[in-house]
Molecule: transfer RNA
Organism: Candidatus Gottesmanbacteria bacterium
């Protein structure tokens, strides 16, 4: 230098155009003599950043940026 791929909750991933979800982890509460398991509730997110399309963008598309990979 060229190419593919990938960024979304603390971690690990889903979400192919219409106000963003699970597991697990965290707070509360119930259970228990007290834990553990275990129920039932909550919190947590400017979806990497800019710009464009379009009535609307986490999704389309340019450009950057950061990481992994293959070529040279």
């Nucleotide at each position: 230098g060229g190419g593919u791929c990938g960024c979304u909750a603390g971690u690990u991933c889903a979400g192919u155009g219409g106000u963003a979800g699970a597991a697990c982890g965290c707070u509360u509460u119930c259970c228990u003599g007290a834990u553990a398991a275990g129920a039932a509730a909550g919190a947590g997110g400017u979806c990497c950043u800019a710009a464009g399309u379009u009535c609307g963008a986490u999704u389309c598309u340019u450009a950057g940026g950061c990481g992994a990979c293959c070529c040279a």